[in-house]
The RNA shown here (transfer RNA) has 73 nucleotides and comes from a Bacteriovoracaceae bacterium. Its Rfam family is "tRNA". Its mean pLDDT, the model's own confidence on a scale to 100, is 81.

RNA sequence: GCUGGCUUAGCUCAGUUGGUAGAGCAGUGGUUUUGUAAACCACAGGUCGUAGGUUCAACUCCUAUAGCCAGCU
Numbered sequence: 001g002c003u004g005g006c007u008u009a010g011c012u013c014a015g016u017u018g019g020u021a022g023a024g025c026a027g028u029g030g031u032u033u034u035g036u037a038a039a040c041c042a043c044a045g046g047u048c049g050u051a052g053g054u055u056c057a058a059c060u061c062c063u064a065u066a067g068c069c070a071g072c073u
Base pairs, nucleotide, nucleotide: 001072002071003070004069005068006067007066010025011024012023013022019056027043028042029041030040031039049065050064051063052062053061
C1' cells in the first nucleotide's frame, strides 16, 4: 500500500433478505428466609463508532472516515 472482518446497554453478544432495538450477566426495588445466599417478580439503562447520501421509513442499503483484528504484497 491492497483486501476482508468487527464496532449495538456497565460486560458478553443477538438483531439476515429496510417497518416500534432485544437476551444473558451485572445494577436497583420487591417477594421469600431468623439472617445471608439462592430462587422468583418488576424496574432502570442505548443519539446502534463518526459524518454524509438513498428512502415515506435505515442497526440493516451506498459513500467517506476512526479504532481494533486478520491476510496479501

The sequence was found in a public genome assembly.